[in-house]
RNA sequence: GAGUCGGCCGGGCAAUCGCUGCCUCGCGGUCAGCAAUGGCCAGGGGUGGAGGAAAGUCCGGGCUCCGGCGGACCGGGUGCCAGGUAACGCCUGGGGGGCGCGAGCCCACGGAAAGUGCAACAGAGAGCCAGACCGCCCAAGUCCCUCGCGGGACCGGCAAGGGUGAAACGGUGCGGUAAGAGCGCACCGCGUCGGUGGCAACACGCGACGGCACGGCAAACCCCACCUGGAGCAAGGCCAAAUAGGGAAGCCGCCUGCGCCCCUAAACGGGCGCAGGCAGCGCCGAUCCGCGCGCGCUUCCGGGUAGGCCGCUAGAGGUUCACGGCGACGUGGAUCCCAGAGGAAUGAUUGCCCUCGACAGAACCCGGCUUACAGGCCGACUCUU
Repeated sequence: GAGUCGGCCGGGCAAUCGCUGCCUCGCGGUCAGCAAUGGCCAGGGGUGGAGGAAAGUCCGGGCUCCGGCGGACCGGGUGCCAGGUAACGCCUGGGGGGCGCGAGCCCACGGAAAGUGCAACAGAGAGCCAGACCGCCCAAGUCCCUCGCGGGACCGGCAAGGGUGAAACGGUGCGGUAAGAGCGCACCGCGUCGGUGGCAACACGCGACGGCACGGCAAACCCCACCUGGAGCAAGGCCAAAUAGGGAAGCCGCCUGCGCCCCUAAACGGGCGCAGGCAGCGCCGAUCCGCGCGCGCUUCCGGGUAGGCCGCUAGAGGUUCACGGCGACGUGGAUCCCAGAGGAAUGAUUGCCCUCGACAGAACCCGGCUUACAGGCCGACUCUU
C1' cells in the first nucleotide's frame, strides 16, 4: 500500500419550558362513605422514558382461544454428518465440491443400476448397449482382366482419424491386425466386494475382482427419511349503564263517593262490599258475570352494546465472575430492574463544542434470518514492497 474476518458506537454537555408511566407529599378541589379511608382532577418532590435494526412479517417458540388437540389420509416444509437450543429453514464444529496466490468466501450438498418424463439447434447417428457423412481396409468368399506377379468389381469388414454438437459409449502408450477395436498388456480413471481410520458424513500412495456395464436434470413428477391441526393480543378474560329484545314469577282493572273490618291514643295506611264514571282482545250476534291472553305494571334472571378493568411487561432478562467445552453453548455464584401508551408520551427553544450527525419510531413477548444505514473506533489475520 492492497485486502479478509470479527466486535463496538450511532453527536456530546448545560439551562429553560413542556408530554408520559410509577412512587411519594398535604390546612387544594371534587365524588363515594356514618366513619376510617378510597377514586379522580390540579399542584410540589423523586425516578424511568425507543432501536441496532423498533422495519420486512420471512422462519421458530411462549401465551390465548377453537372441537377431545389423539390417530390416519390429503396437503405443506426440511434435506451431507455430528452437536447446540424451548424450538427453527438459526448457530457451532467437521466432511465433500467450486472460487481466490492467500487470509478467506460461496454451495437446497439425500436418491438418476424403482418407475415416468424433459433436452432447442446442428449432425449420418442422442439414450442402451447408438452411428458409416467424409474416410480406412481388401485378409477370407464370388466374378472379370492377366501366362503370372498383380489390378478391378461385388459381398463385406472397421468406431483409429476428420466433421456436428453441451454431450458421440473411458484416457495415454506398447503389442496386435488386411484395416481396426479392452482384442491383449502396463499405468491412470471407473465400478463391486473387503480391509483400515473416523460416532458419522467421509477418507485411504490398502487388497481382491470386473475390460468398463452405470451420461445430465429430482428449486420435473416421484421415491426415501424427518417435521407439521387452525387462528391470532382486534387472541382472550372480568365488571357492566341506557334502549330494544329473551326467560321466570306475580298483578289484573283505574278514579270518585259511602259503609264495614284490621292497625293506631287519634290519624295516615291496608283489605272487603255497594253505587257512579272511564277503560284493550278472545271465549256467542249483543249485554252481564266468570275465565284466559296480549299490551301494561312490579320483582328477578341470563346474554350482551357503549364504557371501564385485566391480559401488559421480572423475562428462554441484563451485567459480571468461576468452572466445563475447539466452539455454538451449558452449570453455578454475585448483582441490577431497564418504556408500557391507548388518537397514541419520548419533544421544543437557547448557548457552547466537535469529525456537523445516516437508516429510521415501541404497540403481547422472546430467539433468528433478511433488508436499510452518514460517519467513526477496536482487535485478529493475509498478500505485496
Bacterial RNase P class A from a soil metagenome, 385 nucleotides, folded computationally. Model confidence (mean pLDDT): 77 of 100.